[in-house]
RNA sequence: ACAAAGAAAAGGCAAGGCACGCGAAAUCGUGUUACGCAAAACCACCGGUCUAAGGGAUUUAUAUUUUAUAAAUAUAAUUUCUAUGACAGCGGAGUCACCUCA
Numbered sequence: 001a002c003a004a005a006g007a008a009a010a011g012g013c014a015a016g017g018c019a020c021g022c023g024a025a026a027u028c029g030u031g032u033u034a035c036g037c038a039a040a041a042c043c044a045c046c047g048g049u050c051u052a053a054g055g056g057a058u059u060u061a062u063a064u065u066u067u068a069u070a071a072a073u074a075u076a077a078u079u080u081c082u083a084u085g086a087c088a089g090c091g092g093a094g095u096c097a098c099c100u101c102a
Base pairs, nucleotide, nucleotide: 005100006099012037013036016033017032018031019030020029021028035089041095042094045092046091047090048087049086050085054082055081056080057079059077060076061075062074063073064072065071066070
């Protein structure tokens, strides 16, 4: 120096809950607490997962218009698809790193 490892000590991170705040939601931020973590550090490149504002499709109702047994358009609601939104404490790739007995 590299790889592997986790006895001790120091220091570190923080799931979930609670309070406040951002956001359509998922999520996220701050404070407090502490389930856990030796990469629970960084990074959405690959797989996976969550959400669906906007957009597409679908059905119903109402209104309007027209060339009127109908069609078109608008609005509201139903169902569904979609990431351009997220998750690194789901796995992989990449990047960087604290302490140390043997």
This is a predicted structure of a 102-nucleotide RNA (c-di-GMP-I riboswitch aptamer) from Colwellia sp. The source organism's lineage runs through Bacteria, Pseudomonadota, Alteromonadales, Colwelliaceae and Colwellia. The coordinates come from a structure-prediction model, not an experiment, and the mean pLDDT is 80.